[in-house]
Context: one part of a larger RNA
Molecule: large-subunit ribosomal RNA, domain VI
Organism: Reclinomonas americana
RNA sequence: UGUUGGAGAAUUGAGAGGUUCCGACCCUAGUACGAGAGGAUCGGGUAGGAUAUACCUAUGGUGUAUCGAUUGUUAAGCCAAUAGCAUCGUCGAGUAGCUAAGUAUAGACAGAAUAACCGCUGAAAGCAUAUAAGCGGGAAUUCUACCUCAAAACAAGUUCUCCUUUGAGAGCCGUGAAAGACUAUCACGUUGAUAGGUCAAAUGUGUAAACAUGGUAACAUGCAGCUAAUUGAUACUAAUAUCUCGAAUGU
Numbered sequence: 001u002g003u004u005g006g007a008g009a010a011u012u013g014a015g016a017g018g019u020u021c022c023g024a025c026c027c028u029a030g031u032a033c034g035a036g037a038g039g040a041u042c043g044g045g046u047a048g049g050a051u052a053u054a055c056c057u058a059u060g061g062u063g064u065a066u067c068g069a070u071u072g073u074u075a076a077g078c079c080a081a082u083a084g085c086a087u088c089g090u091c092g093a094g095u096a097g098c099u100a101a102g103u104a105u106a107g108a109c110a111g112a113a114u115a116a117c118c119g120c121u122g123a124a125a126g127c128a129u130a131u132a133a134g135c136g137g138g139a140a141u142u143c144u145a146c147c148u149c150a151a152a153a154c155a156a157g158u159u160c161u162c163c164u165u166u167g168a169g170a171g172c173c174g175u176g177a178a179a180g181a182c183u184a185u186c187a188c189g190u191u192g193a194u195a196g197g198u199c200a201a202a203u204g205u206g207u208a209a210a211c212a213u214g215g216u217a218a219c220a221u222g223c224a225g226c227u228a229a230u231u232g233a234u235a236c237u238a239a240u241a242u243c244u245c246g247a248a249u250g251u
Base pairs, nucleotide, nucleotide: 005163006162007161008160009159010158011157015149016148017147018146021049022048024046025045026044027043033038051106052105053104054103055102059100060099061098062097066093067092068091069090070089071086072085073084074083075082110144111143112142113141117137118136119135120134169245170244171243173189174188175187176186177185194238195237196236197234198233199232200231201230204226205225212221213220214219
């Protein structure tokens, strides 16, 4: 752009893609079979490998500045307290997010048609013959089934609702993230918790500074202080007012 008024949702599934993998062990059963040695079909069950998809509750990893420790050095006198630089200076931990080695799930069941192969009935050819007519069995195969996409499937489908200028809906603009190169998508725009801030909590770190008391001192008297991406509350700040498009056509 089209789908023949415009729009917002929900769908059907022509068609397309994906998956469809692999052994092991246990029971049946030391049974059938076999002189013995050995040793099943069929059927039932269990735990796995590899692969794929999703996820982060737990186990871990990362987590460039969240907390603490610490070395050297510099710093408007010094001490103390801090800050900068040295690979994040080094080291010990670690939230969110991301993640695997972690967690969860999957291959199934079933049906149809067949291959090799095995049959039933049965003539040509009074016999025989699975085949000539006819009818069956039979595989990790093929088609279904299962999962995903899918009306641009031009035969362009179906259903519901709204609007038709007294304007349904969309856009611009702004605040943003479960999204993201840009776009797009999604959540919001005062009839507001969308982001920031603030408050509270959680989490992490590990008991702050200052002062006082005790101790020669380290230190103690304080789950303390600080705390990113997390959660909740709260209009304090910014999402203002507007504006634009938009269906009266075709023959």